Overview
The RNA shown here (c-di-GMP-I riboswitch aptamer) has 90 nucleotides and comes from a soil metagenome. It matches the Rfam family "c-di-GMP-I riboswitch aptamer". From the family's description: GEMM was predicted in a large-scale screen for bacterial structured RNA regulatory elements. Genes associated with GEMM are involved in a diverse array of functions, including chemotaxis regulation, signal transduction, secretion and chitin.

[in-house]
RNA sequence: GAUAAAGGCAAACUCGCUGUGAGGCGAGGACUGCAAAGCCGUGAGUCUCAACAGGGAGUAUGGAACUGUUGAGAUAGUCUGGUUACCGAA
Numbered sequence: 001g002a003u004a005a006a007g008g009c010a011a012a013c014u015c016g017c018u019g020u021g022a023g024g025c026g027a028g029g030a031c032u033g034c035a036a037a038g039c040c041g042u043g044a045g046u047c048u049c050a051a052c053a054g055g056g057a058g059u060a061u062g063g064a065a066c067u068g069u070u071g072a073g074a075u076a077g078u079c080u081g082g083u084u085a086c087c088g089a090a
Base pairs, nucleotide, nucleotide: 001087008034009033013028014027015026016025017024018023031077038083039082040081043079044078045075046074047073048072049071050070051069052068053067054066
């Protein structure tokens, strides 16, 4: 980072397996997709679970939605960071 070449990955969705869950894995499938949409998980964001606190819906006198803190996890195709890699026009 190009109306290039050789290639690569695979969103949504479907099926199967798995996890309390967010989600993950495999197969199919390709997005007005991706120049790292390879790998890692630094700092955040978002999400899940558990505990605690606030809150106070229905009206049965209970404790919903929501908010916050802590811990553990998920994502990273949310941004940032680290690291490896194909080609070589402007």